Context: one part of a larger RNA
RNA sequence: CUGGGCGUAAAGCGCACGUAGGCGGAUUAGAAAGUCAGAGGUGAAAUCCCAGGGCUCAACCUUGGAACUGCCUUUGAAACUCCUGGUCUUGAGUACGGGAGAGGGUAGUGGAAUUCCUAGUGUAGGAGUGAAAUCCGUAGAUAUUCGAAGGAACACCGGUGGCGAAGGCGGCUAACUGGACCGAUACUGACGCUGAGGUGCGAAAGCGUGGGGAGCAAACAGGAUUAGAUACCCUGGUAGUCCACGCCGUAAACGAUGGAUACUAGGUGUCUGAGAUUGACUCCUUCUGUGCCGCAGCUAACGCAUUAAGUGUCCCACCUGGGGAGUACGAUCGCAAGAUUGAAACUC
Numbered sequence: 001c002u003g004g005g006c007g008u009a010a011a012g013c014g015c016a017c018g019u020a021g022g023c024g025g026a027u028u029a030g031a032a033a034g035u036c037a038g039a040g041g042u043g044a045a046a047u048c049c050c051a052g053g054g055c056u057c058a059a060c061c062u063u064g065g066a067a068c069u070g071c072c073u074u075u076g077a078a079a080c081u082c083c084u085g086g087u088c089u090u091g092a093g094u095a096c097g098g099g100a101g102a103g104g105g106u107a108g109u110g111g112a113a114u115u116c117c118u119a120g121u122g123u124a125g126g127a128g129u130g131a132a133a134u135c136c137g138u139a140g141a142u143a144u145u146c147g148a149a150g151g152a153a154c155a156c157c158g159g160u161g162g163c164g165a166a167g168g169c170g171g172c173u174a175a176c177u178g179g180a181c182c183g184a185u186a187c188u189g190a191c192g193c194u195g196a197g198g199u200g201c202g203a204a205a206g207c208g209u210g211g212g213g214a215g216c217a218a219a220c221a222g223g224a225u226u227a228g229a230u231a232c233c234c235u236g237g238u239a240g241u242c243c244a245c246g247c248c249g250u251a252a253a254c255g256a257u258g259g260a261u262a263c264u265a266g267g268u269g270u271c272u273g274a275g276a277u278u279g280a281c282u283c284c285u286u287c288u289g290u291g292c293c294g295c296a297g298c299u300a301a302c303g304c305a306u307u308a309a310g311u312g313u314c315c316c317a318c319c320u321g322g323g324g325a326g327u328a329c330g331a332u333c334g335c336a337a338g339a340u341u342g343a344a345a346c347u348c
Stems, first nucleotide, its partner, number of pairs: 004319002007302002012316001014201004021194003025088006033081002035077008049065006091191001092188004096183003103177002106174004110154001115149001117147001119145003125136002162169002206247006215241002220236004258315006266293005273286003297304002321348003330341004
């Protein structure tokens, strides 16, 4: 250097965009760097290998050959790769017409419910549990009726339904805005794929400043339970949860399955769009997505199976026994918490 792997055994970066790099559609002409062929030069000797010879044999010595897989020069070849020029449309993209969607940020707005407050009715309980007690209530609670305040979340619809790169997204309305999909043409003409570094996004918790605070609720307090109970249960309750701006950058960030592309039996749901038919429901065909079952094939098995874990190609990340340890040290980042990178001794 080659060789093995990565759903669950160690191993896919949380996700995307993208620099360098790697790889790259069809056709034609040229060039000839890679590539291939011929010739010449060189590749010291020894060593190695083959056939002989000499020490009684052998080691050893020695003769000849081969080899020295390389490099240089030169003459050619042009299939493939590269380079240059031309052409093309199937990859990619643009324009046009459509419908779908909790995609995103902003502003406004609605009803139910909880809590608190004012007032009325009304009287002795309420709340809570396995059972209780702490707790609330004759200073009038709970219940009930009208009114008013405030914050947060949006019942039903709701669905292995939809959208988004992932995290994630759910009342309604408006304007703004991203992406995907379908249809029929036209246009550009390889403009593509991946992507070390890099940059951006990134649940919850946490942090900074300023607001807000109904409910819930780490910490905390009390009541129970218990041998104890720093818990599970109950009554309270502060950070927080909410908003704005800034930071953090991690999760079982999961499909524990990187991205792109081509090919490889089917069956059956579902969503959106398009086409055909029908009086409508419906039915048939097709594309994109999303489920279930299942053949070949694969797999240690489980299982996967056109949404592959099948069969190929290209690019990236990662793995190499358990513990020590995602620790120490150093470095970078961070206000901090900490994050990223990441050993060794020793031990089994």
Predicted 3D model of a 348-nucleotide part of an RNA (small-subunit ribosomal RNA, central domain) from an uncultured bacterium. The RNAcentral record of the full RNA draws on ENA. Its mean pLDDT, the model's own confidence on a scale to 100, is 86.